Background
Guanidine-I riboswitch aptamer, 105 nucleotides, folded computationally. The coordinates come from a structure-prediction model, not an experiment, and the mean pLDDT is 84. Rfam family: Guanidine-I riboswitch aptamer. From the family's description: This family represents a conserved RNA structure found upstream of the ykkC and yxkD genes in Bacillus subtilis and related genes in other bacteria. The function of this family is unclear although it has been suggested that it may function to switch on efflux pumps and detoxification systems in response to harmful environmental molecules.
[in-house]
C1' cells in the first nucleotide's frame, strides 16, 4: 500500500406513513343510522419496519460427557460498527431497498 470476510430465520420495538378500519370535521337524508367528500400539522387497529435496536430459534466454533461408530446431549461464544446526498418499491413513508454501498475514522 490494497483486498475479503463478519451466518440464516422468526417474533417484536424504536420509527413510518395512510390503501382498510376507526376517529374528527363538512354535505345530503325524516334519521345519533346509512352514504358522499376532506382531514395523519387524527392518540388508535391493520400496514411497512431496522447490518449499525431487543429477545428467540437453527447454523457455526471451542469444551465436557454418554456412545465401537454414525451421532447424542450440556455449557461458553457468536465480538465490532461514524455515516450522507440521490434514487427505488408499495397505497404510502420511513431507522424498508439500493446499503456494513459512496464517503469518513
Nucleotide at each position: 500500500a490494497a483486498a475479503u470476510u463478519u451466518g440464516u430465520c422468526c417474533u417484536c420495538u424504536a420509527g413510518g406513513g395512510u390503501u382498510c378500519c376507526g376517529u374528527a370535521g363538512c354535505g345530503g337524508u325524516a334519521a345519533c343510522g346509512c352514504c358522499g367528500c376532506u382531514g395523519g400539522u387524527c392518540u388508535g387497529g391493520u400496514c411497512c419496519g431496522a447490518g449499525a435496536g431487543a429477545g428467540g430459534a437453527c447454523g457455526c466454533a471451542c469444551a465436557g460427557c454418554c456412545a465401537a461408530g454414525c451421532g447424542g446431549u450440556u455449557g461458553u461464544g457468536u465480538c465490532c460498527a461514524c455515516g450522507g446526498a440521490g434514487g427505488g418499491a408499495u397505497a404510502a413513508a420511513a431507522g424498508c431497498c439500493c446499503g456494513g454501498g459512496a464517503g469518513g475514522a